[in-house]
RNA sequence: GGGCGUAUAGCUCCAACGGUAGAGCGUCUGAUUCCAAAUCAGAAUGUUGGGGGUUCGAAUCCCUCUGCGCCCG
Repeated sequence: GGGCGUAUAGCUCCAACGGUAGAGCGUCUGAUUCCAAAUCAGAAUGUUGGGGGUUCGAAUCCCUCUGCGCCCG
């Protein structure tokens, strides 16, 4: 230098064809308990890596930039 993959909640990851952004774990509150753990009930947390474009509508499609990983030279 060329090519491919990847980036979503605090962490690990879902989310076919564009149409409410979710799960588990963790955290917080309550119940239970002498206290705690476990269990049960409930709650909060996201500029979907940055910027731009297409569209009535984008995590998803297009362009570009960045980080990380792999391959080729």

Transfer RNA from Bacteriovorax stolpii, 73 nucleotides, folded computationally.